[in-house]
Molecule: transfer RNA
Organism: Coriobacteriales bacterium
RNA sequence: GCGCUCAUAGCUCAGCUGGAUAGAGCAGAAGCCUUCUAAGCUUAAGGUCGCAGGUUCGAAUCCUGCUGGGCGCA
Numbered sequence: 001g002c003g004c005u006c007a008u009a010g011c012u013c014a015g016c017u018g019g020a021u022a023g024a025g026c027a028g029a030a031g032c033c034u035u036c037u038a039a040g041c042u043u044a045a046g047g048u049c050g051c052a053g054g055u056u057c058g059a060a061u062c063c064u065g066c067u068g069g070g071c072g073c074a
Base pairs, nucleotide, nucleotide: 001073002072003071004070005069006068007067010026011025012024013023019057029043030042031041032040050066051065052064053063054062
């Protein structure tokens, strides 16, 4: 330099033949329970879906460029 692939919550991931308010588990917070803690149960919070454009009535999803990680070729 070229090709492939990945990027979604603090962490691990789902969701991608485009469709309404983007989800789960764990962690953290509050409450219940308990003499206290742990465990268990409940609740709420937490995301400009890597960045910037484009297509579309509508984009996490499709297209282009860029950034970063991984793999391969040279």